The RNA shown here (small-subunit ribosomal RNA) has 1436 nucleotides and comes from an uncultured Alphaproteobacteria bacterium.
RNA sequence: AGAGUUUGAUCCUGGCUCAGAAACGUACGCUGGCGGCACGCCUAACACAUGCAAGUCGAACGAAGUAGCAAUACUUAGUGGCAGACGGGUGAGUAACAUGUAGGUAUCUGCCCUUUGGCCUGGAAUAACACGAGGAAACUUGUGCUAAUACCGGAUAAGUCUUUACGGAGAAAGCUUUAUGCACCAUUGGAUGAGCCUGCACUUGAUUAGUUUGUUGGUAGGGUAAUGGCCUACCAAGGCAACGAUCAGUAGCUGGUCUGAGAGGAUGAUCACGCCACACUGGGACUGAGACACGGCCCAGACUCCUACGGGAGGCAGCAGUGGGGAAUAUUGGACAAUGGGGGCACCUGAUCAGCAAUGCCGCGUGUGUGAUGAAGGCCUUAGGGUUGUAAAGCACUUUCACUGGUGAAGAUGAUGACGGUAACCAGAGAAGAAGCCCCGGCUAACUUCGUGCCAGCAGCCGCGGUAAUACGAAGGGACCUAGCGUAGUUCGGAAUUACUGGGCGUAAAGCGCGCGUAGGCGGUUAUGUAAGUUAAUUGUGAAAGCCCAAAGCUCAACUUUGGAACUGCAAUUAAAACUAUUUAGCUAGAGUUUGAUAGAGGAAAGCGGAAUACAUAGUGUAGAGGUGAAAUUCGUAGAUAUUAUGUAGAACACCAGUUGCGAAGGCGGCUUUCUGGAUCAUUACUGACGCUGAGGUGCGAAAGUAUGGGUAGCGAAGAGGAUUAGAUACCCUCGUAGUCCAUACUGUAAACAAUGAUUGUUAGAUGUAAGAAAUUUAUUUUUUGUAUCACAACUAACGCGUUAAACAAUCCGCCUGGGGAGUACGACCGCAAGGUUAAAACUCAAAUGAAUUGACGGGGACCCGCACAAGCGGUGGAGCAUGUGGUUUAAUUCGAAGCAACGCGCAGAACCUUACCAACACUUGACAUGUUCGUCGCGAGAAUAAGAAAUUAUUCGUUUCGUUCGGCCGGACGAAACACAGGUGCUGCAUGGCUGUCGUCAGCUCGUGUCGUGAGAUGUUGGGUUAAGUCCCGCAACGAGCGCAACCCUUACUUUUAGUUGCCAGCAGGUUAAGCUGGGCACUCUAAUAGGACUGCCUGUGAUAAGCAGGAGGAAGGUGGGGAUGACGUCAAGUCCUCAUGGCCCUUACGUGUUGGGCUACACACGUGCUACAAUGGUAUCUACAACAGGAAGCAAGACUGCGAGGUCAAGCAAAUCCUUAAAAGAUACCUCAGUUCGGAUUGCACUCUGCAACUCGAGUGCAUGAAGCUGGAAUUACUAGUAAUCGUGGAUCAGCGUGCCACGGUGAAUGCGUUCCCGGGUCUUGUACACACCGCCCGUCACACCAUGGGAGUUGGUUCUACCUUAAGGCAAGGUUUUAAACCCUUGACCACGGUAUAGUCAGCGACUGGGGUGAAGUCGUAACAAGGUAGCC
Repeated sequence: AGAGUUUGAUCCUGGCUCAGAAACGUACGCUGGCGGCACGCCUAACACAUGCAAGUCGAACGAAGUAGCAAUACUUAGUGGCAGACGGGUGAGUAACAUGUAGGUAUCUGCCCUUUGGCCUGGAAUAACACGAGGAAACUUGUGCUAAUACCGGAUAAGUCUUUACGGAGAAAGCUUUAUGCACCAUUGGAUGAGCCUGCACUUGAUUAGUUUGUUGGUAGGGUAAUGGCCUACCAAGGCAACGAUCAGUAGCUGGUCUGAGAGGAUGAUCACGCCACACUGGGACUGAGACACGGCCCAGACUCCUACGGGAGGCAGCAGUGGGGAAUAUUGGACAAUGGGGGCACCUGAUCAGCAAUGCCGCGUGUGUGAUGAAGGCCUUAGGGUUGUAAAGCACUUUCACUGGUGAAGAUGAUGACGGUAACCAGAGAAGAAGCCCCGGCUAACUUCGUGCCAGCAGCCGCGGUAAUACGAAGGGACCUAGCGUAGUUCGGAAUUACUGGGCGUAAAGCGCGCGUAGGCGGUUAUGUAAGUUAAUUGUGAAAGCCCAAAGCUCAACUUUGGAACUGCAAUUAAAACUAUUUAGCUAGAGUUUGAUAGAGGAAAGCGGAAUACAUAGUGUAGAGGUGAAAUUCGUAGAUAUUAUGUAGAACACCAGUUGCGAAGGCGGCUUUCUGGAUCAUUACUGACGCUGAGGUGCGAAAGUAUGGGUAGCGAAGAGGAUUAGAUACCCUCGUAGUCCAUACUGUAAACAAUGAUUGUUAGAUGUAAGAAAUUUAUUUUUUGUAUCACAACUAACGCGUUAAACAAUCCGCCUGGGGAGUACGACCGCAAGGUUAAAACUCAAAUGAAUUGACGGGGACCCGCACAAGCGGUGGAGCAUGUGGUUUAAUUCGAAGCAACGCGCAGAACCUUACCAACACUUGACAUGUUCGUCGCGAGAAUAAGAAAUUAUUCGUUUCGUUCGGCCGGACGAAACACAGGUGCUGCAUGGCUGUCGUCAGCUCGUGUCGUGAGAUGUUGGGUUAAGUCCCGCAACGAGCGCAACCCUUACUUUUAGUUGCCAGCAGGUUAAGCUGGGCACUCUAAUAGGACUGCCUGUGAUAAGCAGGAGGAAGGUGGGGAUGACGUCAAGUCCUCAUGGCCCUUACGUGUUGGGCUACACACGUGCUACAAUGGUAUCUACAACAGGAAGCAAGACUGCGAGGUCAAGCAAAUCCUUAAAAGAUACCUCAGUUCGGAUUGCACUCUGCAACUCGAGUGCAUGAAGCUGGAAUUACUAGUAAUCGUGGAUCAGCGUGCCACGGUGAAUGCGUUCCCGGGUCUUGUACACACCGCCCGUCACACCAUGGGAGUUGGUUCUACCUUAAGGCAAGGUUUUAAACCCUUGACCACGGUAUAGUCAGCGACUGGGGUGAAGUCGUAACAAGGUAGCC
């Protein structure tokens, strides 16, 4: 000193949380060796059994008892004296002169010190005791006797007290050990202690604003130790309070303690010879120096105990202890040894000392050295190793603590030691008796394996866990602290998150809607006095302890002791006079007044005006009008709408009109008049700080609304109707009431906004505009006040603001402190009401918010492209069939693919095989691989027979055979057994590799350096043109580069050269007439290599003198010539674990392997893709031409023969430019003549062919016969821009056989394209956004369900307070009586008075049927209000 957490990312604001070797009178969990010092009922001021905690004096007194012969000694109940007011406990009450601090005085003060003086002389009783009485007891009582330092007189009075200061009043006690004894009385001063008074300080609430009647003061008296309304009588009417009275809540206060850098905040255990209050609850006095008395008294109350029921006794908040409460707090200990206290000494003393508890602080220990084979074991592993780890063992040492034995203190300044045989010291033995807790995802130091599988669980915050969890549980390893470690709670800190030090308010929470103004706060300039603030010095005080510093004592430390400093405060005295304040006297710069001008929708009242609208009347006129996206409701033949004229009514004032003006704000707009407020400019004169702000207060204050009375044309909440819609209580339409208008009252709020309080001063400019003024050179310049746009510095989180500040300063006021709950509840005030103002809490979340960034999206905008639309052409969708899919069925109908981008897809070909599925039957180291051991190498293949569906099993026959170093040697082969293992088309494509689809052959995607920005990011890549293209050019804080585009590659179109067989044949010859057939040739075609060719190169125009575009020439080809291959960064957790590979999981006599049969071919149905058609641009028959690509030996097959045909038989040639397989449409002729046909061919029957072990399920083909639907196809939808569509056939892969599919090939060969408004997809720029899983997004409210807290609530229960009244104990006071010399006691009465009772009222709390809203809750209902123009802009 900071860190985590809002976001896709960023910067703020802001809360929540964490880290403290910070603390605690702590508690709980696990663990626990020793010692020292501290500390230990925070809760029930709850109730207490038992014991002890305050006695002592025989040197005051009599008496009794004991011992003694006695003298005498001792003991004690009682009288008497002193002390029980200290010491010890607790914190209930108390917000107060209780406490703290600083002062004051009208007072008292036993014992102690001190001064002075005295202590003479009498008297009457009484307890004890004795004898009785009552009572259960406690105790009470009668009679009689007795003493004193007990009680009462008389005398005396230096001093004392009192008075009218003459006078008056008042004392004593003795004892004895005989002493300088101890007491006693009066008195002086002191010390100590106490009483009273005062200034200042001292908690929360205003949802407590008024309070007080002995109250405030005076006079007189009473009372007290003493002042005083302390009390009484009379008089006056005061006193306190916004600087917070009163009331309510809470609380003992302080020194100090904890924390903090400090300022502060929190706290008030222990300690204090600091204070206060209390002693079961309430009241009261007595005694006394001192009490209204913890271990005294009286009364009342509650509770407990005893009782003979009549009555009594008690008070642990003393020390132990018990019960109870509670998370929680100790022994019914020892002794007076010391230090203190009481008593004159012995004596007493739960004050004091030990015990228990890791409760805290401090100290020590649990070994030290060496020791690598890096042992074993554990854990991990890539199986090599790594780690635990010098750790252990082993070897060599040591003995602190603990243990055993011995010696043995200080504490004692004479004696006396509980602690205690304690501390300490000496000796001994042996590594021996002594380590745990928590954590390891980030914050935060420390990582792996297994188990689990959104389960169990963790979690301080963020968050982990849904089959590869460093976050759960365990283990190994590691980190931290250590006799402790974690958890929980509390306080401070971090938190500048209440901000004095030290924050803010345009948009994040936050400026009152705006004036006026009271108190208060602040305030120009000069001089003067004072000294309140201020400053300095001195004095007193600020208890001790504590904190800090320095020493010293316990071995150190904690702890203790000594000294110092400090205690920042308060008071007093002295001094200074700058500043603030104040006094006095001035000044004019602030402020105001006067004079002269100016502008204005400033305000109030009255009057006037025209346009429009509606209505009325009259005229013209005829069938519609009106309204909408389209309609309808509505009006109209009883004459509307339209039009003309006239009249009436109310409301609002077009153009001018303007980021113009005025006003404090709200607000103000036709014209004129009257009254009236303010502002600005200029300029004389005057006043002389008169100023600024402004809590309360008071006034003004849009719209809507309320009341009363008017008015009502238009508009128009509510309402009605018509539409729209799934619905439509809306948006749209037709009507329409309140209202809108006026007057008078009320209301008092708005996104009352510039979301920006008022005032003053200072700080670059530029440009417009409104109202003035001045100067001149008449065109400008200067200046004041307002208003508006830019912009420097500065500021700001950014956006932005920027002399009209959100800059720099000053003054005053208001307001804020996470989101929600909530501007709500309750209370109070205001209001006729509606409602307004003021204004919480419980509970809940870890966010909510601001600005900006990149994307994505929009029923936002601009531009561009694409067979995207349009223009065409042919289809699909209807029929039949083929094929694939869904569904259904089934023992099985194996599996995968699912919008585009699944569905003639994986499958380039399921009868068996394939095959993964089903049924049945078999095998188990296995159908296949490697390794180890054993055997054999005359093994095994082969053949045959039998059983069986086959796999397989059993038997028989017989022949062939590898290399060799010739060793059954090595390899190799085979067999057997067991084990490692094989095997899996089992799961996970959401663990993966690889491959692929798609956006998309779309033109994009990025980087380096630089620059800009706090940053995410931006720039470059945007802009102006252009292109098929981020293609190119220009411009530009960018300059370059990469992956894509293009080109390079293949093919096709033209040509050159080379080569010339198997290809070709122009010319020459031969030869058949059929043929390049032959010689020959390589010109041509062709083949297949090479080279050229096309580049906007040339011309014209256009464009910016560019890039390019348009046209033209030449050319086989012209503007990427046509086609192909080629697929950027990425998206879809896209597809594939069933091609292959592969992690993990699962099966292992089975989820593996083999075999037979079946299934994948099912069939009410639905969809996709195709084929064939519906016919005459056709069909049939006959005749007759012209290809290319390819393939061929288990093959292609000419040809011949044969069959109606599919085919069959024989067979030349060819491992191919040589041989073979090869066209159809087209063309010609004839028939058919518009029909379900000579169209169409499904379906079915019969008979066959081919392949193949085998065509039943389930192949293809042929012939004959049969001859279904179908006459061009609804909504909808699709391909295609030229050798393309359409149409025609051919070949190939797979393949024994099988295709309408797929991949190729050639033949014939069109139409259309105006164009980019619209649909779809894509690209670029821009805009909005509450989206970022990114619109298939986000998100609101009612209802339903569960839970939680809370408001209201008929009432009910309890606490507390005030007031009035009733009753009045004890008690003192007063009066009277009795008695006495006088008092006292006693008796009676009176007022006062605690508890109690009654009644009203206030206040607080509990419960409460029912009820209101609020909050929370993985998958409920209804809609879709908001975010995009959110589909009616949103909001107040």